[in-house]
Context: one part of a larger RNA
RNA sequence: GAUUGAACGCUGGCGGCAUGCCUAACACAUGCAAGUCGAACGGGGCACUUCGGUGCCUAGUGGCGGACGGGUGAGUAAAGCGUAGGAAUCUGCCUUGCGGUGGGGGACAACCUGGGGAAACUCAGGCUAAUACCGCAUACGCUCGCGAGAGGAAAGCGGGGGAUCUUCGGACCUCGCGCCGGAAGAAGAGCCUACGUCCGAUUAGCUAGUUGGUAGGGUAAAAGCCUACCAAGGCGACGAUCGGUAGCUGGUCUGAGAGGAUGAUCAGCCACACUGGGACUGAGACACGGCCCAGACUCCUACGGGAGGCAGCAGUGGGGAAUAUUGGACAAUGGGCGCAAGCCUGAUCCAGCAAUGCCGCGUGGGUGAAGAAGGCCUGCGGGUUGUAAAGCCCUUUAAGUGGGGAGGAAUGGUCGGGUGCAAACAGUGCCUGACUUUGACGUUACCCACAGAAUAAGCACCGGCUAACUCCGUGCCAGCAGCCGCGGUAAUACGGGGGGUGCAAGCGUUAAUC
Numbered sequence: 001g002a003u004u005g006a007a008c009g010c011u012g013g014c015g016g017c018a019u020g021c022c023u024a025a026c027a028c029a030u031g032c033a034a035g036u037c038g039a040a041c042g043g044g045g046c047a048c049u050u051c052g053g054u055g056c057c058u059a060g061u062g063g064c065g066g067a068c069g070g071g072u073g074a075g076u077a078a079a080g081c082g083u084a085g086g087a088a089u090c091u092g093c094c095u096u097g098c099g100g101u102g103g104g105g106g107a108c109a110a111c112c113u114g115g116g117g118a119a120a121c122u123c124a125g126g127c128u129a130a131u132a133c134c135g136c137a138u139a140c141g142c143u144c145g146c147g148a149g150a151g152g153a154a155a156g157c158g159g160g161g162g163a164u165c166u167u168c169g170g171a172c173c174u175c176g177c178g179c180c181g182g183a184a185g186a187a188g189a190g191c192c193u194a195c196g197u198c199c200g201a202u203u204a205g206c207u208a209g210u211u212g213g214u215a216g217g218g219u220a221a222a223a224g225c226c227u228a229c230c231a232a233g234g235c236g237a238c239g240a241u242c243g244g245u246a247g248c249u250g251g252u253c254u255g256a257g258a259g260g261a262u263g264a265u266c267a268g269c270c271a272c273a274c275u276g277g278g279a280c281u282g283a284g285a286c287a288c289g290g291c292c293c294a295g296a297c298u299c300c301u302a303c304g305g306g307a308g309g310c311a312g313c314a315g316u317g318g319g320g321a322a323u324a325u326u327g328g329a330c331a332a333u334g335g336g337c338g339c340a341a342g343c344c345u346g347a348u349c350c351a352g353c354a355a356u357g358c359c360g361c362g363u364g365g366g367u368g369a370a371g372a373a374g375g376c377c378u379g380c381g382g383g384u385u386g387u388a389a390a391g392c393c394c395u396u397u398a399a400g401u402g403g404g405g406a407g408g409a410a411u412g413g414u415c416g417g418g419u420g421c422a423a424a425c426a427g428u429g430c431c432u433g434a435c436u437u438u439g440a441c442g443u444u445a446c447c448c449a450c451a452g453a454a455u456a457a458g459c460a461c462c463g464g465c466u467a468a469c470u471c472c473g474u475g476c477c478a479g480c481a482g483c484c485g486c487g488g489u490a491a492u493a494c495g496g497g498g499g500g501u502g503c504a505a506g507c508g509u510u511a512a513u514c
Base pairs, nucleotide, nucleotide: 001514002513003512004511006510007509008508009507010506013361014360015359016358017357018356019354020353021319026317027316028315030314031313032312035064036063037062040061041060043058044057045056046055047054048053071272072271073270080197081196082195083194084193085192086191089189090188091187094185095184096183098181099180100179101178102136104134105133111126112125113124114123115122116121142151143150144149156177157176158175159174160173161172164171165170198244199243200242205235206234207233210232211231212230213229214228215227216226217225247269248268249267250266251262252261253260254259274295275294276293277292278291297308298307299306300305325351327350328349329348333347334345335344336343337342364394365393366392367391374385375384376383377382398455400450401449402448403447404446408441412436413435414434415433416432417431418430419429420428421427458503459502460501461500462499463484464483465482469498470497471496472495473494479486480485
């Protein structure tokens, strides 16, 4: 000099854009943060009813999602990360293409009845539906097998309809959404290898599933991944092992560079979710707001037994030099579910607080010498503050008041047109037109008008380094100080005044890095 997630002191007008628990991975009151689908299913309630039914809501069964998104950095020096490769793998939803979707059965919730419990909840009996569950049929391709051969699937729902049939429910046809089995893709994930990746030798030897083989098991998959047996290997001064420290990277800061330091925000990867362990479900987890066991802690209890996990967003206590609102909205972007309308979304978008940082603007402009008054200094003549003020002439940014006013909106709905499917002037997909509709921010940005200089300057320093000097007070005292050093009676170095210098809504100090 540059820099900072800074803090502290004094001061403080506005706006834009960023950033904001670095400490106790300490403990947490309260609210919210993951639901959705009635176009899978039976039931219940409410409203309407032309008594045929229709609409709305939903506890339960079922499906998809809760493995994403969000947080934190404890652990980890390597199952991590970065770069470059590899082969023995899996993949829900999505895309492309092929084939199929036939015929049956038995249950369990909800519900009803009865019982236990303070509660959490739970037990027994009975009824019932399904895209829930289980067989049968078929299956080129799929799996097993050298082969012969063997094994293996499915589910329906909604809209519309002219003939024909009908038990008047429908069959049947068609469109859409699904379902099942193969194949390929996309994207994602698992695994392996090489190289790189902090300090300590006042850590020199480490290792028994250890190193390799065979056989078996196991996994989606290679492998001591696991087991039995056999062999005695494997690593190490090119630093093994042990100890300490630490999430890694893109990057960030500094520097001419080389390098050094660092890893907040944003992005990629990893790890963790009160502590330790475990598996279940599933395409995917050994699962932050799932389950089980153990432990510590907190809470409820009728003492028999139960409930909980903010390192999600706010917020509280505590720790600390120190770090924000128990805010608004799903309008946009994105995500989950759904045919859709839509619902949910503390992701996100916004607003609030903080000069925490960067950037921009303002606190007025011109004129004005009687060089006013006052202050300070003085050699008493004057000098300086100083064109500074007053006065006169203007302007009105920002703030204030009033009015106007984009863009962020793409969608969605209704009614038409064209076109594909189709027997069809139903229906439905795509394209398109008209009308209508959706904004948290928001009193938006921006523009116009109004009034009046009106509402807006401080902080540090002035001995040398280092830009800036005098008076008074004090008298090695009180004090200053980054280094050299000042202060013991004329102190440009202490304290105050005047003056000056430097920065400026900031200025200094402290801490830290280069």